[in-house]
Context: one part of a larger RNA
RNA sequence: GAACGAACGCUGGCGGCGUACUUAACACAUGCAAGUCGAACGAGAAAAGAAGCUUCGGCUUCCAAGUACAGUGGCGAACGGGUGCGUAACACGUAAGCAAUCUACCCCAGGCAUUGGGAUAACUUCUCGAAAGGGGAGCUAAUACCAAAUAGUUCCCAAUAGCACAAGCUAUGGGGGGAGAAAGCGGGCCUCUAUUUUAUGCUCGCGGUUUGGGAUGAGCUUGCGGUCCAUUAGCUUGUUGGUGGGGUAACGGCCUACCAAGGCAACGAUGGAUAGCUGGUCUGAGAGGAUGAUCAGCCACACUGGCACUGAGACACGGGCCAGACUCCUACGGGAGGCAGCAGUGGGGAAUUUUGCGCAAUGGGCGAAAGCCUGACGCAGUAACGCCGCGUGGAGGAUGAAGGCCUUUGGGUUGUAAACUCCCUGUCAGGGGGGAAGACGGAAGUGGGCUGAAUAAUCUCAUUUCCAGACGGUACCUCCAAAGGAAGCCCCGGCUAAUUCCGUGCCAGCAGCCGCGGUAAUACGGAAGGGGCGAGCGUUGUUC
Numbered sequence: 001g002a003a004c005g006a007a008c009g010c011u012g013g014c015g016g017c018g019u020a021c022u023u024a025a026c027a028c029a030u031g032c033a034a035g036u037c038g039a040a041c042g043a044g045a046a047a048a049g050a051a052g053c054u055u056c057g058g059c060u061u062c063c064a065a066g067u068a069c070a071g072u073g074g075c076g077a078a079c080g081g082g083u084g085c086g087u088a089a090c091a092c093g094u095a096a097g098c099a100a101u102c103u104a105c106c107c108c109a110g111g112c113a114u115u116g117g118g119a120u121a122a123c124u125u126c127u128c129g130a131a132a133g134g135g136g137a138g139c140u141a142a143u144a145c146c147a148a149a150u151a152g153u154u155c156c157c158a159a160u161a162g163c164a165c166a167a168g169c170u171a172u173g174g175g176g177g178g179a180g181a182a183a184g185c186g187g188g189c190c191u192c193u194a195u196u197u198u199a200u201g202c203u204c205g206c207g208g209u210u211u212g213g214g215a216u217g218a219g220c221u222u223g224c225g226g227u228c229c230a231u232u233a234g235c236u237u238g239u240u241g242g243u244g245g246g247g248u249a250a251c252g253g254c255c256u257a258c259c260a261a262g263g264c265a266a267c268g269a270u271g272g273a274u275a276g277c278u279g280g281u282c283u284g285a286g287a288g289g290a291u292g293a294u295c296a297g298c299c300a301c302a303c304u305g306g307c308a309c310u311g312a313g314a315c316a317c318g319g320g321c322c323a324g325a326c327u328c329c330u331a332c333g334g335g336a337g338g339c340a341g342c343a344g345u346g347g348g349g350a351a352u353u354u355u356g357c358g359c360a361a362u363g364g365g366c367g368a369a370a371g372c373c374u375g376a377c378g379c380a381g382u383a384a385c386g387c388c389g390c391g392u393g394g395a396g397g398a399u400g401a402a403g404g405c406c407u408u409u410g411g412g413u414u415g416u417a418a419a420c421u422c423c424c425u426g427u428c429a430g431g432g433g434g435g436a437a438g439a440c441g442g443a444a445g446u447g448g449g450c451u452g453a454a455u456a457a458u459c460u461c462a463u464u465u466c467c468a469g470a471c472g473g474u475a476c477c478u479c480c481a482a483a484g485g486a487a488g489c490c491c492c493g494g495c496u497a498a499u500u501c502c503g504u505g506c507c508a509g510c511a512g513c514c515g516c517g518g519u520a521a522u523a524c525g526g527a528a529g530g531g532g533c534g535a536g537c538g539u540u541g542u543u544c
Base pairs, nucleotide, nucleotide: 001544002543003542004541006540007539008538009537010536013390014389015388016387017386018385019383020382021348026346027345028344030343031342032341035075036074037073040072041071049062050061051060052059053058082301083300084299092225093224094223095222096221097220098219101218102217106214107213108212109211110210111209112208114148115147116146117145123138124137125136126135127134128133155176156175157174159172160171161170162169163168184206185205186204187203188202189201193199194198227273228272229271234264235263236262239261240260241259242258243257244256245255246254276298277297278296279295280291281290282289283288303324304323305322306321307320326337327336328335329334354380356379357378358377362376363374364373365372366371393424394423395421396420403414404413405412406411428485430480431479432478433477434476438471441467442466443465444464445463446462447461448460449459488533489532490531491530492529493514494513495512499528500527501526502525503524509516510515
């Protein structure tokens, strides 16, 4: 000199854009943060309103409504969001490999979707318990579950071709053994079939199942790279390798039985300390050094430790089980909980914000769609915490006013500075008026087109009307009034820009270093003047 997620002292007008628990991965009151689908399925209210009857107490019907709540089932909940405890490791970065692998939803291509069956929740009823929560009996549905048929893939046997060459991989065709589905849902129609209405038929859309390929995501292996300590020198028994078996999507001591005695290490094993890694960030001419907040990629974790289940995917933050610590409820028998999600509270600390608004946009989940959910996100609020921009007026004005300070007592300086002018301007703040972009889309109607037997329907194009903005009556524009409301902080011995007087008298004090202060202190305290920066200025801390 530069920088900061900063803090402290004095001061403080406005706006834009960012940033905001670096400490206790300490404990958490309260609210919200993951649901959705009735076009998979069974069941199915009530209030309000209307009508009728009435003994005026009320009752019945319609509507609300096949709506709400709950249940079965599907998809999602493994994303998004948080934190950095652990980890010195294939965790990360980079470059390769898998001929040792999986991949829901999505895309492309091919095939299939046949015949049957038994339950169960909800519900009704009985019952245990203070509660949380159960138990028994009975009824019922499905795109829930089960059985059978059909089929290649897969395994075994033998062959051919191509590739690779270390095991082997791919394709073709032949023989033998095991496992599929939702006849589902919705719209429309009578052209075909059966007809009586219509569906079992046709058609369109969505779904189901299987095979091959793609895309995406993930798993595993390897070379190289990036901390400190030798005042850590030896470490290791599933350890190192082999064979058989098991296990996994998959290779492998991953696990197990047996056999062998190996494996690592001064090119630093083992042990200890510290630490998430990277793109980047800061500094520097660079080389380097320091660092890893915000943003982005990867990893790890979710009160502490362990475990599996479901699933395409988890060993699962707002799922489950066990153990532990802590907190809460209890009828003492037993139960409930997990903010390192967004706000917020206590505590710790020098120190870090609102228990806000909205799904209008972007993105995500579900759904055919309308739509619902979304503390992701978009916005607003707090804080000079940072960067950037603007303002606090401009012009004229000498009697060089008064006052202050200094003085050689002549004067000098503050200083055009002020006062003053009714000379000018109007940013920001204030008041009035107008007023956005961010909206793409969705619904209904009309017309054209594709498909179709079809003037249905679906899909698509054009057009008309309606609906949808949290921010926000915000940005912006314009008008009014008015110099009115808006300047401080540090320094002045040298380094280092800027000096005099008074007070004090090695005292009080200053200080980054050198050093000042013991009676004329440019160094302490005050004043006047001056210098620097300016809504900031200094100090402290840390890095280069």
This is a predicted structure of a 544-nucleotide part of an RNA (small-subunit ribosomal RNA, 5' domain) from an uncultured prokaryote. Model confidence (mean pLDDT): 83 of 100. The full RNA is in RNAcentral, with records from ENA. It matches the Rfam family "Bacterial small subunit ribosomal RNA".